[in-house]
Context: one part of a larger RNA
C1' cells in the first nucleotide's frame, strides 16, 4: 500500500457505498405468487336497485345490477430472490459443431374452424372422524374431456430426377398409400382456437484447448473398452438390456487421497508475476438429509407431489412442518442492522382494460465498517504578563502571537420561513390525420422517500465541535523527576533497566496523523 475485518482509546456534520467471512445450526411470529367473471356453473360475504311485511326505520325475500368467498378452466408457481454443502466435472472460460435436437408467450405468412356425446368439482342430500381430512347417493356447466367428419408444404411408408456433402445422407420437384386438428366469449368493435412454414429468445448435446496440492499414491477398469440387435430420449450415445468380442487408460502422471464452485474482475507490483473471488454482471450446483417420479414447452421443481429419516400436535385411531426469501429468535462467535413504509419509478406475473399481486426493486431506520468532502474560527496583539517546566540560578530560556485584549466573520450546529426534480406514460375529455383502428397534438390524473435535500431570507453569538500515537537506533521528533536499581517493566529488530535511564513510570516540551489514531490479524 489494502482489507466485508475486529480490539483499545476519542468522536461535530454530510455525501456515497458496504454490512453472518462463523453453525448448509435450529427456528417462535408476521409477510416474500398470484391473476383472469371478456372461458364456466353459480351466490358465500360486501354494497346497489326491486319487492313484501309493517312497529317508519328495521326485518325478509328476489343474482336484477356492481362485484366476488370457496369451485371447474386458463395462464403464471421453471422467472425474480437466496446460499456455496457437493463438484477437481466438458463444471468453468474460450472456440467450433449439431446431416443428432426441442422451443411456451412474442414477430411474419398460408389454409382452417362441420357435427356428436359421456361425464365430473361446485351446489343438494345423508354419514365417518379429536383434528388434518374424508365416503356414499342425486343433479349440473364450460375456451374440461371424449368421437366422427375435413386436409397440407405436416408425419410415416415407397418409387423418380436434380443439385450438394468427408460419410450415414441432405435439400428440392413429382407420384401413390395410410394417418392426425380445432373453441369460443362478445358490449359487434375485437380477441382468442387449429394445423403448417419461417424468425426471434431459450436450452440440450458433442468436441479442441485451459483449469489447485500430494508419487510418503504406480498401477487402475467388468457396462469396463468396442461391435451387432432391441428399447429408450427432443436428441446422438453402454443412456439401458441381450448376446459376441478383450478390449480401454496410464511415469506427457492414470487411479487413490487432500483441498475448492468456475470467470468477469479486485488487491499489489515499474511490469513479469503473486495473492483472491465480499459488494456488482455471467455461468453451475443445492433448497432439512437420502431416493422417485408426476405434470408441463421447459423441473426430476426453496415457499410441488411420493416415500422413508428428523421435529412437533394427538382423543394414541391418525396427522402436521421444512427461513441457503425479508425481517426477526436462539446457539456458535473478535464480529456483522429494522419482527420499518411503498408499489410514486423501473423490472415481472395475470387481465381487453380499470386493475390486482410483487420483502424484486425503489425508499427509509442502525453502524467512523470503508471512501469523500467541511468544520472545529480570522485579522491585530510583547508589559514577550502569571502559571508550569528546564537552567551555568540577583539572571536568563521555553511554553508563545499563544492567552488576556481590539476589531471582523457565521461555513458549520440552532429557531423560523419559503421548497424541489425524479412523472412520463397507462386512463379520461377534446382536436387532427388516414377508411375501422393506430398515430400525433392537448387538457385533466398519480410521490413511499419528504415538507427531505437544495438554496434563499431573518434571528443571535465565537457561539455547538480534538483526540490518538509516539520521541534510543531503523524513524520525523528532549529535557527533568521517580526507581531499595537485571527489579518493576518495555520491546517490530538490533536491544534497554545491575543508583545520575533521551529506551521502564510520570511531567514538561516536541513529532506524525487527525474525526479518527494506534494494536492485532492476513495479502502483495
Nucleotide at each position: 500500500g489494502a482489507u466485508g475485518a475486529a480490539c483499545g482509546c476519542u468522536a461535530g456534520c454530510g455525501g456515497c457505498a458496504g454490512g453472518c467471512u462463523u453453525a448448509a445450526c435450529a427456528c417462535a411470529u408476521g409477510c416474500a405468487a398470484g391473476u383472469c367473471g371478456a372461458g364456466g356453473g353459480g351466490u358465500a360475504a360486501c354494497g346497489u336497485g326491486a319487492g313484501u311485511g309493517c312497529u317508519u326505520g328495521c326485518a325478509c325475500u328476489u343474482g336484477a345490477c356492481g362485484a366476488c368467498g370457496a369451485c371447474c378452466g386458463g395462464c403464471g408457481g421453471a422467472c425474480g430472490g437466496g446460499u456455496g454443502c457437493g463438484u477437481a466435472a466438458c463444471g468453468u472460460g474460450u472456440a467450433u459443431a449439431g446431416a443428432a435436437u426441442c422451443u411456451g408467450c412474442c414477430u411474419u405468412g398460408u389454409a382452417c374452424a362441420g357435427g356428436a356425446g359421456g361425464a365430473u368439482g361446485g351446489c343438494c342430500c345423508a354419514g365417518a372422524g379429536a383434528a388434518a381430512u374424508u365416503u356414499g347417493g342425486a343433479u349440473u356447466a364450460a375456451u374440461a374431456c371424449u368421437c366422427c367428419a375435413u386436409a397440407a408444404u405436416g408425419u410415416u411408408a415407397u418409387a423418380u430426377a436434380c443439385u450438394g456433402g468427408c460419410a450415414u445422407c441432405a435439400u428440392u420437384a413429382u407420384a401413390u398409400a395410410a394417418u392426425u386438428a380445432a373453441a369460443g366469449a362478445u358490449u359487434u368493435a375485437u380477441u382468442g382456437g387449429u394445423a403448417c412454414a419461417a424468425g426471434a429468445u431459450g436450452a440440450c448435446u458433442a468436441u479442441g484447448c485451459u483449469u489447485c496440492c500430494u508419487a510418503u499414491u504406480a498401477u487402475u477398469u467388468a457396462g469396463a473398452u468396442g461391435g451387432u440387435a432391441a428399447g429408450g430420449u427432443a436428441a446422438c450415445g453402454g443412456c439401458u438390456u441381450a448376446c459376441c468380442a478383450u478390449g480401454g487408460c496410464a511415469u506427457c502422471g492414470a487411479u487413490a487421497g487432500g483441498u475448492a464452485g468456475g470467470g468477469g474482475g479486485u488487491c499489489u507490483g515499474a511490469g513479469a508475476g503473486g495473492a483472491u473471488u465480499a459488494u456488482c454482471c455471467c455461468c453451475c450446483a443445492c433448497a432439512c438429509u437420502g431416493g422417485u417420479a408426476c405434470u408441463g414447452a421447459u423441473a426430476c421443481a426453496c415457499g410441488g407431489a411420493c416415500c422413508a429419516a428428523c421435529u412437533c400436535c394427538u382423543a394414541c385411531g391418525g396427522g402436521a412442518g421444512g427461513c441457503a426469501g425479508c425481517a426477526g429468535u436462539g446457539a456458535g462467535g473478535a464480529a456483522u442492522a429494522u419482527u420499518g413504509g411503498a408499489c410514486a419509478a423501473u423490472g415481472g406475473g395475470c387481465g381487453a382494460g380499470a386493475g390486482c399481486c410483487u420483502g424484486a426493486u425503489c425508499c427509509a431506520g442502525c453502524c467512523a465498517u470503508g471512501c469523500c468532502g467541511c468544520g472545529u474560527g480570522c485579522a491585530g496583539g510583547a508589559a514577550g504578563a502569571c502559571u508550569g517546566c528546564c537552567c551555568u540560578a540577583u539572571g536568563g530560556g521555553u511554553u508563545g502571537u499563544a492567552a488576556a485584549c481590539u476589531g471582523c466573520u457565521u461555513u458549520u450546529a440552532u429557531a423560523c420561513a419559503g421548497g424541489a426534480a425524479g412523472a412520463a406514460a397507462c386512463c379520461u375529455g377534446c382536436u387532427u390525420a388516414c377508411g375501422u383502428g393506430u398515430a400525433a397534438g392537448u387538457a385533466g390524473u398519480u410521490g413511499a422517500c419528504g415538507g427531505u435535500a437544495c438554496c434563499u431570507g431573518u434571528a443571535a453569538g465565537a457561539a455547538u465541535a480534538a483526540g490518538c500515537a509516539c520521541c534510543g537506533g531503523c524513524u520525523a521528533a528532549c529535557u527533568c523527576c521517580g526507581u531499595c536499581g537485571c527489579c518493576a517493566g518495555c520491546a517490530g529488530c538490533c536491544g534497554c533497566g545491575g543508583u545520575a535511564a533521551u529506551a521502564c513510570g510520570g511531567a514538561g516540551g516536541g513529532u506524525g496523523c487527525a474525526a479518527g489514531c494506534g494494536u492485532u490479524a492476513u495479502c502483495c

This is a predicted structure of a 524-nucleotide part of an RNA (small-subunit ribosomal RNA, 5' domain) from an uncultured bacterium. The RNAcentral record of the full RNA draws on ENA and SILVA. Model confidence (mean pLDDT): 80 of 100.